[in-house]
RNA sequence: UCUUGCCUUCGGGGCAGGGUGAGCCGGCGGUGUCGCCGGCAAUUCCCGAUCGGCGGUACAGCCCGCGAGCCCGCUCGCAUGGCGCGAGCAGGCAGGAUCUGGUGAAAGUCCAGAGCCGACGGUAAAGUCCGGAUGGUAGAAGGCGGGG
Numbered sequence: 001u002c003u004u005g006c007c008u009u010c011g012g013g014g015c016a017g018g019g020u021g022a023g024c025c026g027g028c029g030g031u032g033u034c035g036c037c038g039g040c041a042a043u044u045c046c047c048g049a050u051c052g053g054c055g056g057u058a059c060a061g062c063c064c065g066c067g068a069g070c071c072c073g074c075u076c077g078c079a080u081g082g083c084g085c086g087a088g089c090a091g092g093c094a095g096g097a098u099c100u101g102g103u104g105a106a107a108g109u110c111c112a113g114a115g116c117c118g119a120c121g122g123u124a125a126a127g128u129c130c131g132g133a134u135g136g137u138a139g140a141a142g143g144c145g146g147g148g
Stems, first nucleotide, its partner, number of pairs: 001148010017047003023040007049128002051118002053066004061116002069093003073089006098114005120131003
């Protein structure tokens, strides 16, 4: 200095404050279906607020690529009354969103400004609540060996 094996740990953040009220409950009156008053009621709707995984590159949610999602097939192992569980491989679907100016050798990444985006299930319609998930992953840090 190159390469290879094993192990350990880490590995996702976010609705402050307001408005409306689909509905629900109670009381009173009327006596089919109605009316009046009071209370509860969307972190999803409206105003507004707020968040941003990993590798690459002049520092990136919006450039290139990866991960997380869904469907199906094959192989192996486990379990087995039945439903099934795990690992590996392949295919298919989905896979969102940025411009202008400035600086500079170089920036759709920095600075200024103005915009935009966000899986699936639940629920009054969700990037932010609840759930799968004390899960899993792209990867990161470190340790112990082998070989050139």
Predicted 3D model of a 148-nucleotide RNA (FMN riboswitch aptamer (RFN element)) from Candidatus Segetimicrobium genomatis. The prediction has a mean pLDDT of 80. The model forms 100% of the base pairs in the Rfam consensus. Its Rfam family is "FMN riboswitch aptamer (RFN element)". Rfam's curators write: The RFN element is a highly conserved domain that is found frequently in the 5'-untranslated regions of prokaryotic mRNAs that encode for flavin mononucleotide (FMN) biosynthesis and transport proteins.